[in-house]
Context: one part of a larger RNA
Molecule: large-subunit ribosomal RNA, domain I
Organism: Thermoguttaceae bacterium
């Protein structure tokens, strides 16, 4: 010096654990905000650093309900001073308080009303005041506007990616859509939406890469309506013609495709009946009862011996069970504790649907005549675009821009160029729940989900923290003594400190740098080899 073994140091792998995460399903909720939000700052405790709570009434104040013996949140004990069986602390509901910043506002915008009021007579614009509403935030979901590139096409330009990302606007608890000028071929269906199927089909496509329907059928859900107009009545304003005409407001009427409605006329019917009362249609409800949610109440049944520091273990004999889910307790507990099954429960608030009562509202059919009404710069056309699965194609349908521009029920639109026949529908006004989408948040149940280099970035004296960056932004590490601190009194060595040896304590190799404690690496001892 090497190798081997042993003992220790070192280190923190591994095992076990779980306070934290992840996901699925179901339900709730989907808000909040000028009555000042979300989010911050600063305060607030007897002493008070951080977190939590709260707001100068400041870990709290008042009322109602629940509930019981202690209590003044956590780190975190101790001390002081209090509170409480006249019910505190605690839990639920309601109320009061709620500093400063922040939309942050004595503003701005919109609407309504009143007053006022130019050019310019009436009027209008404008001005002033009052009232009401809006503003901001918000994870995803929705509708709309603007709208990429990487990528793919094995290059690339049409194309694709993709109407995606991003940005902007506007919402709602859902949104959007929606009661056929539909579908499309059957003597058919009958608003919308979503899912399955149809179907990777029909198509489309430098016919490349790719893109990619619809009807039918099945299912979820189910709901239909209101205006404008004709006509009638009432009112206001204007007009040479004042029993007339024009404009305008309100009320009635009326709302469709087998066309319907109006007007005129004829016939029959008519209530001790029928329907509705909220999400819309649709003007409008009240009261009582009842589920549900926001605290809770109650809830069966085990002992002995042995081992052990400790019994939940072993042995023996019992018991309960609509409860043998789960968690805890000094080891593995149906019968120790919290619970679990089956039950019960609300002053107040939220809230749904149903029932009952009262009240309120609504309700005919047919025949004939008439040709009064049925949404116009609209439909359609041309040109240029967009969107439709559909890239201009034979390219319909739908939408936008420019230029044009009908018909009026013997009418008009559609059925994928176009024409005819046939069939289907009635545009140019509006409203509409449910089935559907999502999850910042809350609750419950569950998991061939993770188990501290995993699982959220974050299990933790403190994470969007420490740290980095001018900034936008980026972004960690870090869990485990023990059943219980019983956290080692006292003695000894010592440089008086570290460390160690006794003692104590089931075990201290559980000693705080604390469960287990691998390897690298280091040291010491012994043996062998050189």
């Nucleotide at each position: 010096g090497g190798c081997a073994c042993a003992u220790g140091g070192g280190g923190g792998a591994u095992g076990u654990c779980u306070u934290g995460g992840c996901g699925u399903c179901a339900g709730a909720a989907g808000c909040c905000g000028a009555a000042g939000a979300a989010g911050g700052g600063c305060g607030u405790g007897g002493a008070a650093g951080a977190c939590u709570g709260c707001g100068a009434u400041a870990a709290g104040c008042c009322c109602g309900g629940g509930g019981u013996a202690g209590u003044u949140g956590u780190c975190a004990a101790a001390u002081g001073a209090g509170c409480g069986u006249u019910g505190a602390u605690c839990c639920c509901g309601g109320g009061a308080u709620u500093c400063c910043c922040g939309a942050a506002u004595u503003a701005g915008c919109a609407c309504a009303c009143a007053c006022u009021g130019a050019a310019u007579u009436c009027a209008u614009a404008g001005g002033u005041g009052u009232g009401u509403g809006c503003c901001g935030c918000g994870a995803a979901c929705g509708c709309g506007g603007u709208g990429a590139a990487c990528c793919g096409a094995a290059a690339c330009a049409u194309c694709c990616a993709a109407g995606u990302a991003a940005c902007c606007g506007c919402a709602g608890g859902a949104a959007a859509a929606g009661a056929a000028a539909g579908a499309g071929a059957a003597a058919u269906c009958g608003a919308u939406u979503u899912c399955c199927c149809g179907a990777g089909u029909a198509g489309u496509g430098g016919c490349g890469a790719g893109c990619g329907a619809a009807a039918c059928g099945g299912a979820a859900a189910g709901a239909g309506c209101c205006c404008a107009a004709a006509c009638c009545g009432c009112g206001g304003g204007g007009g040479u013609u004042u029993u007339c005409c024009c404009c305008u407001g309100c009320g009635g009427g009326g709302u469709u495709g087998u066309a319907g409605g109006g007007u005129c006329u004829c016939u029959c019917a008519c209530a001790u009946g029928g329907g509705a009362g909220u999400u819309a249609c649709c003007a409008a409800g009240c009261u009582a009862c009842c589920a549900g949610c926001u605290a809770g109440c109650a809830g069966a049944a085990c002992u002995g011996c042995c081992u052990g520091g400790a019994a939940c273990g072993g042995c023996a004999g019992a018991c309960c069970a609509c409860a043998g889910a789960c968690g805890g307790u000094g080891a593995c507990a149906g019968u120790c504790c919290g619970g679990u099954a089956c039950g019960c429960g609300a002053c107040a608030g939220c809230g749904g649907u149903g029932u009952a009562g009262c009240c309120u509202c609504c309700c005919g059919a047919g025949g004939g005549a008439u040709a009064c009404c049925u949404g116009a710069g609209u439909a359609g056309g041309u040109c240029g675009g967009g969107u439709c699965a559909c890239g201009u194609g034979a390219a319909a349908c739908c939408c936008c821009g420019a230029c044009u521009g009908a018909a009026u029920c013997c009418a008009c639109g559609g059925g994928g160029a176009c024409c005819a026949u046939c069939c289907c529908g009635u545009a140019a006004g509006g409203c509409u729940a449910a089935a559907u989408a999502c999850u910042c948040u809350c609750u419950g149940a569950c998991g061939a989900c993770c188990g501290a280099u995993a699982g959220u970035g974050a299990a933790c004296u403190c994470a969007g923290u420490a740290g980095g960056g001018c900034g936008a932004c980026u972004g960690a590490a870090a869990g485990a003594u023990g059943g219980g601190a019983a956290g080692a009194a006292c003695c000894c060595c010592u440089g008086c400190u570290a460390g160690g040896g006794g003692a104590g304590g089931a075990u201290a190799c559980u000693g705080a740098a604390c469960c287990u404690g691998a390897a690298a690496c280091c040291a010491u001892g012994u043996g062998c080899c050189u």